[in-house]
This is a predicted structure of a 140-nucleotide RNA (FMN riboswitch aptamer (RFN element)) from Heyndrickxia coagulans. Taxonomically the source falls in Heyndrickxia (Bacteria, Bacillota, Bacilli, Bacillaceae). The same sequence occurs in records of 2 taxa.

RNA sequence: AUUUUCCUUCGGGGCAGGGUGCAAUUCCCGACCGGCGGUGAUGAGGAAACUCAAAGCCCGUGACCCGUAUUCUCCGGAAUGCGGUGGAUUUGGUGAAAUUCCAAAGCCGACAGUGACAGUCUGGAUGGGAGAAGGAUCAA
Numbered sequence: 001a002u003u004u005u006c007c008u009u010c011g012g013g014g015c016a017g018g019g020u021g022c023a024a025u026u027c028c029c030g031a032c033c034g035g036c037g038g039u040g041a042u043g044a045g046g047a048a049a050c051u052c053a054a055a056g057c058c059c060g061u062g063a064c065c066c067g068u069a070u071u072c073u074c075c076g077g078a079a080u081g082c083g084g085u086g087g088a089u090u091u092g093g094u095g096a097a098a099u100u101c102c103a104a105a106g107c108c109g110a111c112a113g114u115g116a117c118a119g120u121c122u123g124g125a126u127g128g129g130a131g132a133a134g135g136a137u138c139a140a
Base pairs, nucleotide, nucleotide: 005136006135007134008133009132010131017029018028019027031120032119033109034108035061036060037059038058042053043052044051045050056107057106065084066083067082068081069080070079071078072077089105090104091103092102093101111123112122113121
């Protein structure tokens, strides 16, 4: 350094101000937010090796939902595995090289609820979770 099986902890942000209306953080003007891993020409540190940070819309992935198999069941369903579904970017500049840099203009966001349509409110959720850190342990 790789590797087996476990344990512990951690693990999501956001409508200011205004308009209409009996009523809207749901409509309209406007405001605000960007999980996790990878990539990365930028930045920082270092003598160097190298290390750290760096994409909402590039690749992959998680939550919700659907199907299916197995097990359990108080027969309502639940857990686990597998499969499906799973949003959105262009233009200009620099350059050997950029959908990542610089500039500008755009675009997107589960389900259920609601006196009125929700990325931002309430709820499932004191849940799940991609994964991150640390520790123990098997083997080489």